RNA sequence: AGUGAGGAUAGAGGUGCAAAAACCAUCAGUACAUAACCGGAGGAUAAUGAGGUCCUAGGAUGAUUAUGGAAAGGGGAAUUUGCCGAAGCUUUUUUAGAAUCUCAUGUUCUUAAAGCUGGGUCUGUGUUGAAUAAAUGCAGAACUGUCAUAUAGGAAACUAUAUGGAGGGCUAUCGCACAG
Numbered sequence: 001a002g003u004g005a006g007g008a009u010a011g012a013g014g015u016g017c018a019a020a021a022a023c024c025a026u027c028a029g030u031a032c033a034u035a036a037c038c039g040g041a042g043g044a045u046a047a048u049g050a051g052g053u054c055c056u057a058g059g060a061u062g063a064u065u066a067u068g069g070a071a072a073g074g075g076g077a078a079u080u081u082g083c084c085g086a087a088g089c090u091u092u093u094u095u096a097g098a099a100u101c102u103c104a105u106g107u108u109c110u111u112a113a114a115g116c117u118g119g120g121u122c123u124g125u126g127u128u129g130a131a132u133a134a135a136u137g138c139a140g141a142a143c144u145g146u147c148a149u150a151u152a153g154g155a156a157a158c159u160a161u162a163u164g165g166a167g168g169g170c171u172a173u174c175g176c177a178c179a180g
Stems, first nucleotide, its partner, number of pairs: 002178003007174005014084001016083005023076002032068005038062001042055004047105005087117006096110005118144002121141008146165008
């Protein structure tokens, strides 16, 4: 020099990923409050059923008018921070826990396991959502990074084109084992 292995460290992709507080738009002239008037028995507690509690003929739910008038979640451009399975999604009484007026179903959050996705963009469709924003499942399209193969050029490094694969990848350095 070489071979092998899920060894360690450091990096790269770029409209790259995520978080935070402030700001901005939307949510919305909505919910809600007050007043007037109509009306006349139910109503509230996210949803369904049962129960409980509370409000209500001293007028409930609801409708109209006037005055006042939010918030949360999600989003936006920049800033800061942490990073490159960054992160995200799906499934699960196939992990465990917490929240809810109580129970059951359910919902939300955290966690565990398994699976999928190299990355962003666009189109169609489904779901969530107030939404034509956005997120996301599925399908497709081109783009881009990486490696492999083939062809062509080149002394070589490498470049171009085409095809294909996947991040448990790729590049670099160090180490381990074999061997010399």
Model confidence (mean pLDDT): 77 of 100. This is a predicted structure of a 180-nucleotide RNA (Lysine riboswitch aptamer) from Cytobacillus citreus.